RNA sequence: AAAGCAGGCCGUUCUAUCGUCGCGUCCCGCAGCAGUGCGGGACGGGAAGGAAAGUCCGGACAACAUAGAGCAACCCGCCCCCAGAAUACGAGGGACGCCGGUAGUAAAUACCGGUGAUGGAUAGUGUCGCAGAAAACAAACCGCCUUAGCGUUUACCGCAAAAGGUAAGGGUGAAAACGCGAGGUAAGAGCUCACGAUUUUUGCUGGCAACAGCAAAAUUGAUAAACCCCGGGUGUUGCAAAGCCAAAUAUGCCGUGGCUUGAGGGCGGCUCGCCCAACACGGUGGGUAGGCUGCACGAGCAUGGGUAGCAAUGCCCUGCCUAGAUAAAUGAUAGGAACUCCCGCAAGGGAUGACAGAAUCCGGCUUACAGGCCUGCUUUUUUA
Repeated sequence: AAAGCAGGCCGUUCUAUCGUCGCGUCCCGCAGCAGUGCGGGACGGGAAGGAAAGUCCGGACAACAUAGAGCAACCCGCCCCCAGAAUACGAGGGACGCCGGUAGUAAAUACCGGUGAUGGAUAGUGUCGCAGAAAACAAACCGCCUUAGCGUUUACCGCAAAAGGUAAGGGUGAAAACGCGAGGUAAGAGCUCACGAUUUUUGCUGGCAACAGCAAAAUUGAUAAACCCCGGGUGUUGCAAAGCCAAAUAUGCCGUGGCUUGAGGGCGGCUCGCCCAACACGGUGGGUAGGCUGCACGAGCAUGGGUAGCAAUGCCCUGCCUAGAUAAAUGAUAGGAACUCCCGCAAGGGAUGACAGAAUCCGGCUUACAGGCCUGCUUUUUUA
C1' cells in the first nucleotide's frame, strides 16, 4: 500500500416562487334538529427514519376487579439489594468453560481478542447412526494362560480338542469405562503401591459474591435448546384499548333454559370457594350509526457545563419544543453549495446518490442498504 473479515458512525444542505397538511391568535362566511363540522383571509412557528420495516421481547397507559386457594400450562437458571420503568439470546463489570493469538519450540503460566440458552446425569426414563465381540447391570473377533493328549523316554520346546481363567497387547470407533510407572500373577486386571487428572464433600485463607489457592476423604463415559428433577417467577386482552355527546328503535315475533333448590355473568384453561343476578342465550325481522376525546410536554432532546462511579449510567444547572393525518398531507420548479467518481497541469466540465415512508407512545433485538469514514484482526506485496 492492496485485498478480505468483524464491529461502529454518517448516509445530504441553502435560497426563492408556487402548492399540500396541521398548530396558535384575530376576523368573516356557510351547513345543520342536535352534537358539531366545513370553507376563506391576515400574522407566526412547524411537518416522514436509522431503520419509520419485521411484530421477536419488555414496558407506559386503558378496561375487567371486591377478591382467594389449588392444579395444569408457560417463562427464567454463574455472581454483583450492578445501571435501567422493565422479567429482554439487550447494556456494564467480574468469575468459570471453550476457541484463537503473542511471549524462539512443547507444556505450564501471563496478557490480548472472540464466544457461551453457564442449576442437576449417585431421583428416574430415554438416546449414542455406521463400524465393532461389545456402547454403561456391557463384552470376547485376533490374541494370552491352565489343560486330556501328540511329537520314542526325561527336561526344554512346539502343536493343542473340550472345559476354565483373562481384558494388559492388536483391531473397529468420536468415545471401549480415569491415565502413566512399578510390584504382583498360571496369564492378567486399581489387585496393591507411588505420582497425576475428573467430580463431590469437609476444613483453613482471600473475595460482597460467583469463585480461587492449600489439605484431607470419597469418587470416575457423553447427552437435559431429550423427557424429567430442583429452585425462582407469571392475570388477561389490547388504541380495532377505553370514554363522552348526538341520532334511531318494532320495550317486535319464535325457540331453549331459568326465577333463591340460582339459568347466566365476573376478559387465558380446569376445580373449589366468593360476589352480582331475574332474566339469560340463540334465530329471524325492522330502525339508527354522526361527531369529539384518547392524540403527543415525553421513562423528551442537546455539538452544552458540573459532579459521583472501573464502566453501563445516575444527579444538578443551562438551553430547546421539533408531525398528529383519519382514506390518509409532509411536494414541485429554478439556482447554488457540500460529499464521491471520471476527464484535465490547472481553471473548469460531466456524472452520481442506496435501503426505504409516521398512525397511541417508549426501550431493545433482528433484517435491508449505493457510497464514504473510523477501529481491530488475517493474508499478500514493496521499502528501510

Model confidence (mean pLDDT): 75 of 100. The RNA shown here (Bacterial RNase P class A) has 384 nucleotides and comes from a Bacteroidota bacterium. It was read from a public genome assembly, where an Rfam model found it. It matches the Rfam family "Bacterial RNase P class A". Gene Ontology terms of the family: ribonuclease P activity, dimeric ribonuclease P complex and tRNA processing. It is annotated as a ribozyme.